[in-house]
RNA sequence: GAAAAAUUGUAGCCGAGAUCUGUUCAAAAAACAGAUGCGGGGGACCCAGGUUAUCCGGGGCGUAUUCCAUUGUUUGGAUAGGGCACUUCCAGGCCCGAGCCCAUCAGCUAACCUCGCAGGCAAAUGGAAGGGCAAUG
Repeated sequence: GAAAAAUUGUAGCCGAGAUCUGUUCAAAAAACAGAUGCGGGGGACCCAGGUUAUCCGGGGCGUAUUCCAUUGUUUGGAUAGGGCACUUCCAGGCCCGAGCCCAUCAGCUAACCUCGCAGGCAAAUGGAAGGGCAAUG
């Protein structure tokens, strides 16, 4: 100087919704640009798609779909599905089950093209196992 076991302490959540660099500025923030990373959409061959007529337009993000009852259109119940504090398993409990967008148009889809990186929240139950970071060592 480095390092192992061990001990002690420690970590916010939903969501793709982040990090770094540069310019600008007295500085910070913001803005702009770039890079990396994460997420979404469009988009061939092949495949899928039987034909015709009527009715109904169709599609995307998201866990948020479907059913029943009721009511003048609201409310309630349930449900597919989803979340709960590092991860997994077990036990127990709580909660969500919305909303928005495109505009007559899009199946899958390599190359390629293109868009977003918001918003909201205040909780963290117990046991077992295994990891991260820090200090001691």
Predicted 3D model of a 137-nucleotide RNA (c-di-AMP riboswitch aptamer (ydaO/yuaA leader)) from a Desulfobulbaceae bacterium.
The coordinates come from a structure-prediction model, not an experiment, and the mean pLDDT is 77.
NCBI's taxonomy places the organism under Bacteria, Pseudomonadati, Thermodesulfobacteriota, Desulfobulbia, Desulfobulbaceae.